Small-subunit ribosomal RNA, 5' domain from an uncultured prokaryote, 517 nucleotides, folded computationally.

Context: one part of a larger RNA
């Protein structure tokens, strides 16, 4: 000087900002990840008209496909190097995005759903038909991709949905055209993976460690070099410049301190790692060996009809439990940011605001003038007085904050629709891009801020006062009770103990205790 702080006594308000540092200790209930009907077959239901046969329009749930569920959020157990910070580097992948130049041709067979039937307390499961795709699978086409033996040989795709003037139509399209997709190259950004120099606690009362070890060859694997793994040959490779073991520890920008130098720490924000009930494993996928995915074993929890199922707050709230000690089972998608969708929009306990504790920092209030009879009362006297003390009363203002009442920005950019001009196009259609006019969107929010109102009204305490160190006296105690940070203090005149009156010192605080410089 400082703190994520606690505790004691006190406590008016706003701003801004932080809030479980223990037990990575168990979790009750709610949310926290969905989204596309313009990819697909089809529906339970609604509303309207109806010749009562139906018709049109909306359209939930579940299915099957795609794309997101690897971001976002949360913790720091492990971990002393696979990490982290800085510097180089080759042997490598990258959905969605941006540019290039090209292709999207013509088949097939199934399968979820629904429908039937069956087993189970129930999770669920199992059979039969039967159907749809931008699900899947040939064929064909094929390079600047990949393989080669250099002759050659492999490799691909899907449509959907606006709108239209010829033309053909079985009246649905075909076709045109545009938009979003679709395949297959290369390149660019983005992200990841991988080597390696160098720094990175402590302890030698840890001196030797090592067999896939260390390093060739071949082979295998991976996206990619490698002993990453296999199989044979060599006999190495690392250490007093601390190997190996043992402790402890998430790393950094950075914070706190200091004049610097250094010492300490790594709460909040921001990059990076690591975890996700413990342990182990792979699938899928551009990305995972995956917090709210799967399989397997433990442990503990919960259902059961006893046969067998279910879970995993270290998301956000909240709850028991541990502590000295850390908050609401709240609003809203308005912004801002993220998914899905053409798009309206749906979702987002990221975020944005709200609530709770003076938890810290800044900011303003608690009046202001005047007012000697220096009132009363206190405490004190040497008994005259001194002191509290212009303090209060009183007298004359003011209303900042608060209160009430009325007004009232900015946080709104967007999106609809209608126009216009330009692009597309065979078109004035539809589409896409500027651009004008109108409507429309605020959780915070009784917002900030601005006028009026009434009324001194509603708002001061906390430590100390022997020295260090600013502040002195009287009474009680009587080495007793008791203070104490260090010297000390008390055993009858205690400025050091209790108390009162007075004084000093910082203020919505103020002292103690912890910590660190």
């Nucleotide at each position: 000087a400082u703190u994520g702080a606690a505790c004691g006594c006190u406590g008016g308000c706003g701003g801004c900002a932080g809030g479980c540092c223990u037990a990575a200790c168990a979790c009750a209930u709610g949310c926290a990840a969905g989204u596309c009907g313009a990819g697909c077959g089809g529906a339970a239901g609604g509303u309207u008209c109806u010749u009562c046969g139906g018709a049109a329009c909306c359209g939930a749930g579940a299915g099957c496909g795609g794309c997101g569920g690897a971001c976002g959020g949360g913790u720091g157990a492990g971990g002393a190097g696979a990490g982290c910070g800085u510097g180089g580097g080759a042997a490598u992948c990258u959905g969605c995005c941006u540019g290039u130049a090209g292709a999207u041709g013509g088949g097939g067979g199934a399968u979820a759903g629904c429908c039937c039937g069956g087993a189970g307390a129930a999770a669920u499961c199992c059979g039969g038909a039967u159907u749809a795709a931008u699900a899947c699978c040939g064929c064909a086409u094929a390079a600047u991709a990949c393989c080669u033996g250099a002759g050659g040989g492999u490799u691909a795709a899907a449509g959907u949905g606006g709108a239209g003037g010829a033309u053909c139509g079985c009246a649905a399209g075909a076709c045109u055209u545009c938009a979003c997709g679709u395949c297959a190259a290369g390149a660019g950004a983005u992200g990841a993976g991988c080597c390696u120099g160098u720094g990175u606690u402590a302890g030698a009362u840890u001196a030797g460690c090592u067999a896939g070890u260390u390093g060739g060859u071949a082979g295998g694997g991976u996206a990619a070099a490698g002993g990453c793994c296999u199989a044979c040959c060599a006999a190495g490779g690392c250490g007093a410049c601390g190997a190996u073991c043992u402790a402890u520890a998430g790393c950094u920008g950075g914070u706190c301190u200091g004049a610097g130098a250094g010492g300490a720490c790594g709460a909040u924000c921001a990059g990076c790692c690591a975890c996700a009930c413990u342990g182990g494993g792979a699938c899928u996928g551009a990305g995972a060996c995956a917090c709210g995915g799967c399989c397997c074993a433990g442990a503990c929890u919960c259902c059961u009809a006893c046969g067998g199922g279910a879970g995993g707050c270290a998301g956000c709230a909240g709850u028991g439990g541990g502590g000295a000690a850390u908050a609401u089972u709240g609003g809203a998608c308005a912004a801002u940011g993220g998914g899905c969708g053409a798009a309206a929009g749906c979702c987002u306990g990221a975020u944005c605001c709200a609530g709770c504790a003076a938890u810290g920092c800044c900011a303003c209030g608690u009046g202001u003038g005047u007012g000697a009879a220096g009132a009363a009362g206190g405490c004190u006297c040497g008994a005259g007085g001194g002191u509290u003390g212009u303090a209060a009363a009183g007298c004359a203002c003011u209303u900042u904050a608060g209160c009430u009442a009325g007004g009232g920005a900015g946080g709104a950019a967007u999106a609809u629709g209608c126009g216009u001009u330009g692009g597309u196009u065979a078109a004035u259609a539809c589409c896409c891009a500027a651009u004008g006019c109108a409507u429309u969107u605020g959780a915070c929010g009784u917002u900030a801020c601005c006028u009026a109102g009434a009324g001194a009204a509603u708002a001061a305490g906390c430590a100390c006062c022997g020295g260090c160190u600013a502040a002195c006296u009287c009474c009680g105690u009587g080495c007793c009770a008791g203070c104490a940070g260090c010297c000390g203090c008390g055993g009858u005149a205690a400025u050091a103990c209790g108390g009162a009156g007075g004084g000093u010192g910082c203020a919505a605080g103020c002292g103690u205790u912890a910590a660190u410089c």
The RNAcentral record of the full RNA draws on ENA.